[in-house]
The RNA shown here (c-di-GMP-I riboswitch aptamer) has 78 nucleotides and comes from Anaerolinea sp. Of the family's consensus pairs, 95% are formed in the model. It was read from a public genome assembly, where an Rfam model found it. The coordinates come from a structure-prediction model, not an experiment, and the mean pLDDT is 87.
RNA sequence: AUCAGAAAAAGGCAAACCCACUGUGAAGCGGGGGCGCAAAGCUGAGGGUCUGAUGGUUCAGAUAGUCUGGCUGCCUGA
Numbered sequence: 001a002u003c004a005g006a007a008a009a010a011g012g013c014a015a016a017c018c019c020a021c022u023g024u025g026a027a028g029c030g031g032g033g034g035c036g037c038a039a040a041g042c043u044g045a046g047g048g049u050c051u052g053a054u055g056g057u058u059c060a061g062a063u064a065g066u067c068u069g070g071c072u073g074c075c076u077g078a
Base pairs, nucleotide, nucleotide: 002078003077004076005075012037013036017032018031019030021028022027035065041071042070043069045068046067047066048063049062050061051060052059053058
């Protein structure tokens, strides 16, 4: 460096739900909580899904714990 893996070791993140705040909304953020996760770290690039506006086209937004991809990373083995 590449590939594989989470048995070990050190750790990490945090679903549903509840409270508070923001937002038209999807949803986000903080606290609690812990379903789970070897990238459940980052990225809105391509699909998917969702939201708002629209007569329709379409536009704007959300979702990375929906899939594929890109970037980065701990440990172990080969």